[in-house]
This record gives sequence, structure tokens and C1' cells, in this order.
RNA sequence: GCUGGGAUAGCUCAGUUGGUAGAGCAACGCAUUCGUAAUGCGUGGGUCGCAGGUUCGAUUCCUGUUUCCAGCA
Repeated sequence: GCUGGGAUAGCUCAGUUGGUAGAGCAACGCAUUCGUAAUGCGUGGGUCGCAGGUUCGAUUCCUGUUUCCAGCA
């Protein structure tokens, strides 16, 4: 330099023929307990790496770009 893949909640990851984004764990609250743990119920938390384009509408399609991984040279 070229090719392919990844980037989504604090962490690990889903998601979708384009239609107002989810799980588990973690955090917080309540119940339970003499108390803690465990358990049950609930709550909050997201510019979907960044910038443009197409579209009524983009995490999803197109272009550029940053970063990580792998391969080729």
C1' cells in the first nucleotide's frame, strides 16, 4: 500500500427486506431478613465511532474518514 471484518447502555453482545433500539451482567429503589447475602419486582442509563449523501423516514443503503483485528504484498 491492497483486501476483508469489527465499532450499539458502565461491561459482554443481539438487532433489522429502511419505520419512534433490546438482552444478560453491573448500578439504584422497593419487598423479603434481626442484619448481610441470595431471591422477587421495578427504575434510570444510548449523538447506534465521526462527517456527508439518498429517502417522508437511516443503527440498517451509498461515499469519505478515525480506530481495532486478520490476511496479502
Transfer RNA from a Pseudobdellovibrionaceae bacterium, 73 nucleotides, folded computationally. Rfam family: tRNA. The family's RNA type in Rfam is transfer RNA.